RNA sequence: AUGUAUCUUCGGGACAGGGUGGUGCCAGUGUAUUGCUGGCGAUUCCCGACCGGCGGUUAUAGUCCGCGACUCUAGCGCAGCUAGAUUGAGACGGUGAAAUUCCGUUGCCGACAGUAGGAAGCGUUUUGCUUCGAGUCUGGAUGGGAGGGGGUACAG
Numbered sequence: 001a002u003g004u005a006u007c008u009u010c011g012g013g014a015c016a017g018g019g020u021g022g023u024g025c026c027a028g029u030g031u032a033u034u035g036c037u038g039g040c041g042a043u044u045c046c047c048g049a050c051c052g053g054c055g056g057u058u059a060u061a062g063u064c065c066g067c068g069a070c071u072c073u074a075g076c077g078c079a080g081c082u083a084g085a086u087u088g089a090g091a092c093g094g095u096g097a098a099a100u101u102c103c104g105u106u107g108c109c110g111a112c113a114g115u116a117g118g119a120a121g122c123g124u125u126u127u128g129c130u131u132c133g134a135g136u137c138u139g140g141a142u143g144g145g146a147g148g149g150g151g152u153a154c155a156g
Base pairs, nucleotide, nucleotide: 002155003154004153005152006151007150008149009148010147015048017047018046019045024040025039026038027037028036029035049136050135051110052109053067054066055065056064062108063107071085072084073083074082075081076080090106091105092104093103094102112139113138114137118132119131120130121129122128
């Protein structure tokens, strides 16, 4: 060097800006039932913007291989643990010895639960119900975690 044991620490990011917008809110105004004007009003809609865990790979990876996380199932001695299942997405050109990793162009992807003035449906006739609905908001999570750094002991 390396191995084993152990301690410690670290270990996930992102709505700039604009548009639209009611049977909503605020102000003004008119009238006498409901109207007009202005403002506010979506990080979920539209345009656009922005983000990228860990290890590996001849040279740097969200989208190549694998892992973690989330979700689901089963078992158990059930604050959990173990095992299993599921688990997204890229091309073209260039350089080079070597790159699906760099450079250029242009794409694509993003767990679960909640939620809007949005969407769909149902009911009612005066207001309600159901479902859908965010990579970026809220939450589980001051959690877990692949793993990274450092220390100590022993072997060597």